This is a predicted structure of a 73-nucleotide RNA (transfer RNA) from Eubacteriales bacterium SKADARSKE-1. Taxonomically the source falls in Eubacteriales (Bacteria, Bacillati, Bacillota, Clostridia). Rfam family: tRNA. Gene Ontology term of the family: triplet codon-amino acid adaptor activity. Model confidence (mean pLDDT): 82 of 100. The sequence was found in a public genome assembly.
RNA sequence: GGGGGCGUAGCUCACCAGGGAGAGCGAUACGUUCGCAACGUAUAGGUAGUCGGUUCGAGUCCGAUCGUCUCCA
Repeated sequence: GGGGGCGUAGCUCACCAGGGAGAGCGAUACGUUCGCAACGUAUAGGUAGUCGGUUCGAGUCCGAUCGUCUCCA
RNA backbone atom coordinates (compact mmCIF):
# COMPACT_ATOMS: atom_id res chain seq x y z
P G A 1 -1.01 3.70 3.52
O5' G A 1 -0.86 2.79 2.28
C5' G A 1 -0.69 3.37 1.01
C4' G A 1 -0.67 2.25 0.00
C3' G A 1 -1.92 1.36 0.00
O3' G A 1 -2.97 1.91 -0.78
C1' G A 1 0.00 0.00 0.00
P G A 2 -4.47 1.58 -0.36
O5' G A 2 -4.65 0.08 -0.86
C5' G A 2 -4.65 -0.23 -2.26
C4' G A 2 -4.76 -1.73 -2.44
C3' G A 2 -5.95 -2.39 -1.78
O3' G A 2 -7.16 -2.24 -2.50
C1' G A 2 -4.02 -3.66 -1.34
P G A 3 -8.56 -2.37 -1.72
O5' G A 3 -8.66 -3.90 -1.34
C5' G A 3 -8.81 -4.87 -2.38
C4' G A 3 -9.02 -6.25 -1.78
C3' G A 3 -10.10 -6.39 -0.73
O3' G A 3 -11.42 -6.47 -1.27
C1' G A 3 -8.17 -7.53 -0.02
P G A 4 -12.66 -6.00 -0.43
O5' G A 4 -12.75 -7.07 0.74
C5' G A 4 -13.08 -8.43 0.42
C4' G A 4 -13.00 -9.29 1.67
C3' G A 4 -13.86 -8.85 2.85
O3' G A 4 -15.20 -9.25 2.73
C1' G A 4 -11.67 -9.39 3.60
P G A 5 -16.31 -8.46 3.57
O5' G A 5 -16.08 -8.94 5.06
C5' G A 5 -16.32 -10.31 5.42
C4' G A 5 -16.06 -10.50 6.91
C3' G A 5 -16.81 -9.58 7.83
O3' G A 5 -18.15 -10.03 8.08
C1' G A 5 -14.56 -9.71 8.50
P C A 6 -19.26 -8.96 8.41
O5' C A 6 -18.85 -8.43 9.86
C5' C A 6 -18.88 -9.32 10.97
C4' C A 6 -18.27 -8.65 12.18
C3' C A 6 -18.93 -7.34 12.61
O3' C A 6 -20.07 -7.57 13.45
C1' C A 6 -16.60 -7.06 12.59
P G A 7 -21.19 -6.41 13.51
O5' G A 7 -20.45 -5.22 14.30
C5' G A 7 -20.28 -5.27 15.74
C4' G A 7 -19.76 -3.92 16.19
C3' G A 7 -20.74 -2.78 15.90
O3' G A 7 -21.58 -2.39 16.97
C1' G A 7 -18.55 -2.24 15.15
P U A 8 -21.51 -2.91 18.51
O5' U A 8 -23.05 -2.61 18.75
C5' U A 8 -23.61 -1.37 18.26
C4' U A 8 -25.11 -1.47 18.35
C3' U A 8 -25.62 -2.10 19.65
O3' U A 8 -25.66 -1.14 20.70
C1' U A 8 -26.71 -3.09 17.81
P A A 9 -25.06 -1.59 22.08
O5' A A 9 -26.24 -1.33 23.10
C5' A A 9 -26.44 -0.07 23.77
C4' A A 9 -27.21 -0.30 25.04
C3' A A 9 -26.44 -1.03 26.14
O3' A A 9 -26.09 -0.13 27.17
C1' A A 9 -28.64 -1.89 25.88
P G A 10 -24.96 0.85 27.06
O5' G A 10 -24.15 0.29 28.32
C5' G A 10 -22.92 0.91 28.74
C4' G A 10 -22.23 -0.04 29.69
C3' G A 10 -21.90 -1.38 29.05
O3' G A 10 -20.61 -1.34 28.43
C1' G A 10 -23.05 -1.74 31.10
P C A 11 -20.39 -2.15 27.06
O5' C A 11 -20.27 -3.66 27.57
C5' C A 11 -19.15 -4.09 28.33
C4' C A 11 -19.25 -5.57 28.62
C3' C A 11 -19.48 -6.43 27.39
O3' C A 11 -18.25 -6.75 26.74
C1' C A 11 -21.05 -7.02 29.08
P U A 12 -18.28 -7.16 25.16
O5' U A 12 -19.07 -8.54 25.17
C5' U A 12 -18.51 -9.70 25.75
C4' U A 12 -19.39 -10.91 25.46
C3' U A 12 -19.83 -11.03 24.01
O3' U A 12 -18.82 -11.65 23.21
C1' U A 12 -21.69 -11.35 25.46
P C A 13 -18.90 -11.51 21.61
O5' C A 13 -20.29 -12.19 21.29
C5' C A 13 -21.11 -11.71 20.25
C4' C A 13 -22.50 -12.28 20.39
C3' C A 13 -23.42 -12.05 19.22
O3' C A 13 -23.15 -13.03 18.22
C1' C A 13 -24.57 -11.58 21.22
P A A 14 -23.84 -12.83 16.79
O5' A A 14 -25.35 -13.18 17.15
C5' A A 14 -26.37 -12.87 16.23
C4' A A 14 -27.69 -13.31 16.83
C3' A A 14 -28.88 -12.99 15.94
O3' A A 14 -29.05 -14.02 14.97
C1' A A 14 -29.31 -12.25 18.15
P C A 15 -29.15 -13.58 13.45
O5' C A 15 -30.44 -12.64 13.41
C5' C A 15 -31.68 -13.09 13.98
C4' C A 15 -32.63 -11.93 14.08
C3' C A 15 -32.82 -11.15 12.79
O3' C A 15 -33.87 -11.72 12.02
C1' C A 15 -32.48 -9.68 14.62
P C A 16 -33.53 -12.92 10.96
O5' C A 16 -32.92 -12.21 9.65
C5' C A 16 -33.23 -10.84 9.43
C4' C A 16 -32.27 -10.27 8.45
C3' C A 16 -32.28 -10.90 7.06
O3' C A 16 -33.38 -10.43 6.34
C1' C A 16 -30.06 -10.39 7.72
P A A 17 -34.37 -11.47 5.58
O5' A A 17 -34.55 -10.49 4.37
C5' A A 17 -33.38 -9.87 3.77
C4' A A 17 -33.45 -10.10 2.28
C3' A A 17 -34.66 -9.42 1.63
O3' A A 17 -34.32 -8.07 1.29
C1' A A 17 -34.57 -11.69 0.98
P G A 18 -35.40 -6.99 1.47
O5' G A 18 -35.58 -6.89 3.07
C5' G A 18 -34.70 -6.31 3.97
C4' G A 18 -35.32 -5.12 4.69
C3' G A 18 -36.88 -5.19 4.78
O3' G A 18 -37.16 -5.74 6.03
C1' G A 18 -36.05 -3.08 3.99
P G A 19 -38.30 -5.69 6.98
O5' G A 19 -38.87 -4.22 7.12
C5' G A 19 -38.59 -3.41 8.25
C4' G A 19 -39.76 -2.46 8.44
C3' G A 19 -40.93 -3.10 9.19
O3' G A 19 -40.86 -2.49 10.46
C1' G A 19 -41.64 -1.96 7.21
P G A 20 -41.89 -2.64 11.59
O5' G A 20 -40.96 -1.59 12.28
C5' G A 20 -40.60 -1.53 13.65
C4' G A 20 -41.73 -1.74 14.65
C3' G A 20 -41.21 -2.05 16.03
O3' G A 20 -41.05 -0.82 16.76
C1' G A 20 -42.79 -3.69 15.43
P A A 21 -39.63 -0.08 16.70
O5' A A 21 -38.69 -1.18 17.39
C5' A A 21 -38.26 -2.30 16.69
C4' A A 21 -37.31 -3.15 17.48
C3' A A 21 -37.35 -3.03 19.00
O3' A A 21 -38.43 -3.78 19.53
C1' A A 21 -35.11 -3.13 18.23
P G A 22 -38.51 -4.13 21.09
O5' G A 22 -37.79 -5.54 21.12
C5' G A 22 -37.31 -6.07 22.35
C4' G A 22 -36.70 -7.43 22.09
C3' G A 22 -35.89 -7.98 23.25
O3' G A 22 -36.76 -8.63 24.18
C1' G A 22 -34.65 -8.18 21.27
P A A 23 -36.23 -8.88 25.69
O5' A A 23 -35.25 -10.13 25.55
C5' A A 23 -35.76 -11.41 25.11
C4' A A 23 -34.63 -12.41 25.06
C3' A A 23 -33.80 -12.52 26.33
O3' A A 23 -34.43 -13.38 27.28
C1' A A 23 -32.37 -12.36 24.48
P G A 24 -34.16 -13.12 28.84
O5' G A 24 -32.66 -13.62 29.04
C5' G A 24 -32.35 -15.00 28.90
C4' G A 24 -30.85 -15.19 29.02
C3' G A 24 -30.21 -14.54 30.24
O3' G A 24 -30.33 -15.33 31.40
C1' G A 24 -28.96 -14.01 28.32
P C A 25 -30.52 -14.61 32.82
O5' C A 25 -29.11 -13.92 33.08
C5' C A 25 -27.95 -14.72 33.28
C4' C A 25 -26.70 -13.84 33.25
C3' C A 25 -26.69 -12.67 34.23
O3' C A 25 -26.34 -13.06 35.56
C1' C A 25 -25.95 -11.93 32.12
P G A 26 -26.99 -12.25 36.77
O5' G A 26 -26.49 -10.77 36.59
C5' G A 26 -25.10 -10.44 36.73
C4' G A 26 -24.86 -9.00 36.37
C3' G A 26 -25.66 -7.97 37.16
O3' G A 26 -25.09 -7.70 38.44
C1' G A 26 -25.72 -7.43 34.87
P A A 27 -26.06 -7.21 39.59
O5' A A 27 -26.64 -5.81 39.08
C5' A A 27 -25.78 -4.69 38.93
C4' A A 27 -26.61 -3.45 38.64
C3' A A 27 -27.76 -3.20 39.60
O3' A A 27 -27.31 -2.53 40.77
C1' A A 27 -28.53 -2.96 37.37
P U A 28 -28.08 -2.79 42.12
O5' U A 28 -29.49 -2.07 41.92
C5' U A 28 -29.57 -0.67 41.79
C4' U A 28 -31.02 -0.24 41.57
C3' U A 28 -32.02 -0.84 42.53
O3' U A 28 -32.07 -0.14 43.77
C1' U A 28 -32.82 -1.07 40.34
P A A 29 -32.59 -0.91 45.05
O5' A A 29 -34.15 -1.10 44.82
C5' A A 29 -35.00 0.05 44.77
C4' A A 29 -36.42 -0.37 44.47
C3' A A 29 -36.97 -1.47 45.36
O3' A A 29 -37.44 -0.97 46.61
C1' A A 29 -37.45 -1.97 43.12
P C A 30 -37.44 -1.93 47.85
O5' C A 30 -38.63 -2.95 47.55
C5' C A 30 -39.96 -2.47 47.43
C4' C A 30 -40.86 -3.59 46.93
C3' C A 30 -40.83 -4.89 47.72
O3' C A 30 -41.64 -4.83 48.89
C1' C A 30 -40.71 -5.37 45.42
P G A 31 -41.24 -5.80 50.11
O5' G A 31 -41.64 -7.25 49.55
C5' G A 31 -43.00 -7.54 49.24
C4' G A 31 -43.13 -8.98 48.78
C3' G A 31 -42.49 -10.01 49.70
O3' G A 31 -43.33 -10.34 50.77
C1' G A 31 -41.92 -10.46 47.43
P U A 32 -42.66 -10.74 52.15
O5' U A 32 -42.05 -12.17 51.90
C5' U A 32 -42.90 -13.29 51.70
C4' U A 32 -42.06 -14.51 51.36
C3' U A 32 -40.95 -14.82 52.33
O3' U A 32 -41.42 -15.54 53.46
C1' U A 32 -40.13 -14.96 50.12
P U A 33 -41.17 -14.98 54.94
O5' U A 33 -39.60 -15.14 55.08
C5' U A 33 -39.00 -16.44 55.17
C4' U A 33 -37.53 -16.30 55.43
C3' U A 33 -37.12 -15.36 56.55
O3' U A 33 -37.23 -15.98 57.82
C1' U A 33 -35.78 -14.95 54.64
P C A 34 -37.92 -15.16 58.98
O5' C A 34 -36.83 -14.06 59.37
C5' C A 34 -37.21 -12.92 60.15
C4' C A 34 -35.97 -12.13 60.54
C3' C A 34 -35.05 -11.80 59.38
O3' C A 34 -35.47 -10.60 58.72
C1' C A 34 -33.80 -12.72 61.16
P G A 35 -35.31 -10.54 57.11
O5' G A 35 -33.73 -10.52 56.86
C5' G A 35 -32.95 -9.38 57.22
C4' G A 35 -31.49 -9.69 57.03
C3' G A 35 -31.07 -10.16 55.65
O3' G A 35 -30.90 -9.08 54.75
C1' G A 35 -30.09 -11.55 57.28
P C A 36 -31.02 -9.36 53.16
O5' C A 36 -29.78 -10.29 52.82
C5' C A 36 -28.45 -9.78 52.89
C4' C A 36 -27.46 -10.86 52.54
C3' C A 36 -27.66 -11.55 51.22
O3' C A 36 -27.14 -10.81 50.13
C1' C A 36 -27.24 -13.16 52.87
P A A 37 -27.82 -10.93 48.69
O5' A A 37 -27.53 -12.45 48.28
C5' A A 37 -26.20 -12.89 48.02
C4' A A 37 -26.20 -14.40 47.86
C3' A A 37 -27.10 -14.95 46.76
O3' A A 37 -26.47 -14.93 45.50
C1' A A 37 -27.44 -16.16 48.75
P A A 38 -27.37 -14.70 44.18
O5' A A 38 -28.36 -15.93 44.17
C5' A A 38 -27.87 -17.25 43.93
C4' A A 38 -28.98 -18.27 44.14
C3' A A 38 -30.24 -18.00 43.34
O3' A A 38 -30.15 -18.53 42.03
C1' A A 38 -30.82 -18.37 45.59
P C A 39 -30.96 -17.78 40.85
O5' C A 39 -32.48 -17.98 41.22
C5' C A 39 -33.05 -19.30 41.25
C4' C A 39 -34.47 -19.24 41.78
C3' C A 39 -35.37 -18.24 41.05
O3' C A 39 -35.89 -18.76 39.85
C1' C A 39 -35.63 -17.99 43.38
P G A 40 -36.28 -17.76 38.69
O5' G A 40 -37.60 -17.07 39.25
C5' G A 40 -38.78 -17.86 39.48
C4' G A 40 -39.89 -16.98 40.05
C3' G A 40 -40.16 -15.71 39.27
O3' G A 40 -41.03 -15.95 38.16
C1' G A 40 -40.02 -15.19 41.55
P U A 41 -40.94 -14.97 36.88
O5' U A 41 -41.60 -13.62 37.41
C5' U A 41 -42.98 -13.57 37.76
C4' U A 41 -43.35 -12.20 38.28
C3' U A 41 -42.94 -11.05 37.40
O3' U A 41 -43.86 -10.82 36.34
C1' U A 41 -42.34 -10.56 39.62
P A A 42 -43.31 -10.12 34.98
O5' A A 42 -43.06 -8.60 35.41
C5' A A 42 -44.15 -7.81 35.83
C4' A A 42 -43.66 -6.51 36.44
C3' A A 42 -42.80 -5.63 35.53
O3' A A 42 -43.58 -4.83 34.65
C1' A A 42 -41.80 -5.79 37.66
P U A 43 -42.88 -4.26 33.30
O5' U A 43 -41.87 -3.18 33.85
C5' U A 43 -42.33 -2.04 34.55
C4' U A 43 -41.17 -1.20 35.04
C3' U A 43 -40.19 -0.77 33.96
O3' U A 43 -40.67 0.39 33.26
C1' U A 43 -38.99 -1.60 35.82
P A A 44 -40.04 0.72 31.81
O5' A A 44 -38.58 1.29 32.13
C5' A A 44 -38.42 2.47 32.91
C4' A A 44 -36.95 2.67 33.22
C3' A A 44 -36.05 2.71 32.01
O3' A A 44 -36.02 4.02 31.45
C1' A A 44 -35.12 1.28 33.63
P G A 45 -35.85 4.19 29.88
O5' G A 45 -34.38 3.61 29.60
C5' G A 45 -33.25 4.25 30.19
C4' G A 45 -32.01 3.41 29.92
C3' G A 45 -31.84 3.03 28.45
O3' G A 45 -31.19 4.09 27.75
C1' G A 45 -31.56 1.12 29.80
P G A 46 -31.91 4.72 26.44
O5' G A 46 -31.08 4.03 25.26
C5' G A 46 -29.65 4.12 25.23
C4' G A 46 -29.16 3.41 24.01
C3' G A 46 -29.74 3.91 22.69
O3' G A 46 -29.01 5.02 22.24
C1' G A 46 -29.67 1.54 22.73
P U A 47 -29.81 6.22 21.50
O5' U A 47 -30.67 5.54 20.36
C5' U A 47 -30.07 5.14 19.17
C4' U A 47 -31.09 4.70 18.18
C3' U A 47 -30.80 5.18 16.77
O3' U A 47 -29.94 4.24 16.11
C1' U A 47 -33.03 5.74 17.33
P A A 48 -28.90 4.87 15.08
O5' A A 48 -27.79 3.73 14.98
C5' A A 48 -26.88 3.51 16.09
C4' A A 48 -26.64 2.01 16.19
C3' A A 48 -26.12 1.42 14.91
O3' A A 48 -24.76 1.15 15.13
C1' A A 48 -27.95 0.17 15.82
P G A 49 -23.66 0.80 14.03
O5' G A 49 -22.44 1.67 14.58
C5' G A 49 -22.31 1.95 15.97
C4' G A 49 -21.28 3.02 16.20
C3' G A 49 -21.53 4.30 15.40
O3' G A 49 -22.42 5.17 16.09
C1' G A 49 -19.29 3.60 15.10
P U A 50 -23.41 6.10 15.25
O5' U A 50 -22.44 7.09 14.47
C5' U A 50 -21.69 8.09 15.18
C4' U A 50 -20.92 8.93 14.20
C3' U A 50 -21.73 9.47 13.03
O3' U A 50 -22.46 10.65 13.38
C1' U A 50 -19.74 8.53 12.21
P C A 51 -23.82 10.97 12.58
O5' C A 51 -23.30 11.36 11.13
C5' C A 51 -22.52 12.55 10.94
C4' C A 51 -22.10 12.67 9.49
C3' C A 51 -23.22 12.56 8.46
O3' C A 51 -23.96 13.75 8.31
C1' C A 51 -21.39 11.26 7.77
P G A 52 -25.49 13.66 7.79
O5' G A 52 -25.35 13.18 6.27
C5' G A 52 -24.82 14.05 5.31
C4' G A 52 -24.54 13.31 4.01
C3' G A 52 -25.74 12.70 3.30
O3' G A 52 -26.52 13.63 2.59
C1' G A 52 -23.93 11.18 3.27
P G A 53 -28.05 13.28 2.22
O5' G A 53 -27.92 12.09 1.15
C5' G A 53 -27.33 12.33 -0.12
C4' G A 53 -27.30 11.05 -0.93
C3' G A 53 -28.65 10.39 -1.20
O3' G A 53 -29.32 11.00 -2.29
C1' G A 53 -27.09 8.74 -0.54
P U A 54 -30.92 10.84 -2.37
O5' U A 54 -31.14 9.29 -2.68
C5' U A 54 -30.74 8.73 -3.92
C4' U A 54 -31.18 7.26 -3.97
C3' U A 54 -32.65 7.01 -3.66
O3' U A 54 -33.45 7.20 -4.83
C1' U A 54 -31.30 5.48 -2.47
P U A 55 -34.83 8.01 -4.66
O5' U A 55 -35.75 7.06 -3.78
C5' U A 55 -36.12 5.77 -4.25
C4' U A 55 -36.78 5.00 -3.14
C3' U A 55 -37.90 5.73 -2.40
O3' U A 55 -39.13 5.68 -3.11
C1' U A 55 -36.48 4.66 -0.84
P C A 56 -40.07 6.97 -3.19
O5' C A 56 -40.61 7.11 -1.70
C5' C A 56 -41.26 8.32 -1.28
C4' C A 56 -41.90 8.09 0.07
C3' C A 56 -41.00 7.48 1.14
O3' C A 56 -40.22 8.47 1.78
C1' C A 56 -43.03 6.29 1.08
P G A 57 -38.67 8.18 2.05
O5' G A 57 -38.73 7.03 3.14
C5' G A 57 -39.27 7.30 4.44
C4' G A 57 -39.41 6.00 5.23
C3' G A 57 -38.13 5.19 5.38
O3' G A 57 -37.36 5.64 6.49
C1' G A 57 -39.88 3.77 4.72
P A A 58 -35.79 5.60 6.39
O5' A A 58 -35.48 4.00 6.41
C5' A A 58 -35.72 3.21 7.56
C4' A A 58 -34.59 2.18 7.72
C3' A A 58 -33.34 2.87 8.18
O3' A A 58 -32.93 2.34 9.43
C1' A A 58 -32.99 1.59 6.16
P G A 59 -32.92 2.41 10.72
O5' G A 59 -31.80 1.36 11.13
C5' G A 59 -30.44 1.76 11.29
C4' G A 59 -29.54 0.55 11.41
C3' G A 59 -29.40 -0.25 10.12
O3' G A 59 -28.37 0.28 9.32
C1' G A 59 -29.80 -1.71 11.95
P U A 60 -28.55 0.28 7.71
O5' U A 60 -28.96 -1.23 7.34
C5' U A 60 -27.97 -2.31 7.33
C4' U A 60 -28.68 -3.58 6.90
C3' U A 60 -29.37 -3.46 5.54
O3' U A 60 -28.62 -4.02 4.46
C1' U A 60 -30.85 -4.36 7.20
P C A 61 -27.28 -4.53 4.26
O5' C A 61 -27.09 -4.27 2.70
C5' C A 61 -28.03 -4.82 1.73
C4' C A 61 -28.18 -3.85 0.57
C3' C A 61 -27.02 -2.90 0.34
O3' C A 61 -26.00 -3.54 -0.42
C1' C A 61 -29.02 -1.67 0.28
P C A 62 -24.45 -3.13 -0.20
O5' C A 62 -24.39 -1.70 -0.90
C5' C A 62 -24.57 -1.56 -2.30
C4' C A 62 -24.36 -0.12 -2.71
C3' C A 62 -23.11 0.53 -2.15
O3' C A 62 -21.95 0.20 -2.90
C1' C A 62 -24.94 1.98 -1.85
P G A 63 -20.53 0.18 -2.15
O5' G A 63 -20.22 1.72 -1.97
C5' G A 63 -20.02 2.56 -3.10
C4' G A 63 -19.78 3.99 -2.66
C3' G A 63 -18.70 4.20 -1.61
O3' G A 63 -17.40 4.20 -2.16
C1' G A 63 -20.62 5.45 -1.02
P A A 64 -16.15 3.78 -1.26
O5' A A 64 -15.99 5.03 -0.28
C5' A A 64 -15.67 6.31 -0.82
C4' A A 64 -15.75 7.37 0.27
C3' A A 64 -14.91 7.09 1.51
O3' A A 64 -13.56 7.47 1.33
C1' A A 64 -17.08 7.76 2.16
P U A 65 -12.41 6.71 2.13
O5' U A 65 -12.67 7.17 3.63
C5' U A 65 -12.52 8.54 4.02
C4' U A 65 -13.02 8.72 5.44
C3' U A 65 -12.39 7.82 6.49
O3' U A 65 -11.13 8.31 6.93
C1' U A 65 -14.73 7.80 6.78
P C A 66 -10.07 7.28 7.56
O5' C A 66 -10.66 7.01 9.03
C5' C A 66 -10.68 8.07 9.99
C4' C A 66 -11.28 7.57 11.29
C3' C A 66 -10.67 6.29 11.85
O3' C A 66 -9.48 6.53 12.56
C1' C A 66 -13.02 6.12 11.91
P G A 67 -8.38 5.36 12.67
O5' G A 67 -9.08 4.30 13.65
C5' G A 67 -9.35 4.66 15.01
C4' G A 67 -10.10 3.53 15.70
C3' G A 67 -9.46 2.16 15.58
O3' G A 67 -8.42 1.99 16.54
C1' G A 67 -11.76 1.98 15.14
P U A 68 -7.25 0.92 16.20
O5' U A 68 -7.95 -0.51 16.24
C5' U A 68 -8.46 -1.01 17.48
C4' U A 68 -9.19 -2.32 17.23
C3' U A 68 -8.41 -3.38 16.49
O3' U A 68 -7.54 -4.11 17.33
C1' U A 68 -10.57 -3.19 15.56
P C A 69 -6.25 -4.84 16.72
O5' C A 69 -6.88 -6.12 16.00
C5' C A 69 -7.45 -7.17 16.77
C4' C A 69 -8.05 -8.22 15.87
C3' C A 69 -7.12 -8.78 14.80
O3' C A 69 -6.25 -9.79 15.31
C1' C A 69 -9.19 -8.26 13.82
P U A 70 -4.86 -10.05 14.59
O5' U A 70 -5.26 -10.63 13.15
C5' U A 70 -5.91 -11.89 13.04
C4' U A 70 -6.35 -12.13 11.61
C3' U A 70 -5.26 -12.08 10.56
O3' U A 70 -4.54 -13.28 10.46
C1' U A 70 -7.13 -10.84 9.82
P C A 71 -3.06 -13.31 9.81
O5' C A 71 -3.37 -13.25 8.25
C5' C A 71 -3.94 -14.37 7.57
C4' C A 71 -4.18 -14.03 6.11
C3' C A 71 -2.95 -13.56 5.35
O3' C A 71 -2.14 -14.63 4.89
C1' C A 71 -4.77 -12.12 4.89
P C A 72 -0.59 -14.37 4.61
O5' C A 72 -0.62 -13.42 3.33
C5' C A 72 -1.09 -13.90 2.07
C4' C A 72 -1.00 -12.82 1.02
C3' C A 72 0.35 -12.14 0.89
O3' C A 72 1.27 -12.89 0.14
C1' C A 72 -1.36 -10.52 0.90
P A A 73 2.87 -12.73 0.38
O5' A A 73 3.17 -11.24 -0.12
C5' A A 73 3.02 -10.90 -1.51
C4' A A 73 3.21 -9.41 -1.70
C3' A A 73 4.52 -8.84 -1.16
O3' A A 73 5.59 -9.03 -2.06
C1' A A 73 2.71 -7.45 -0.50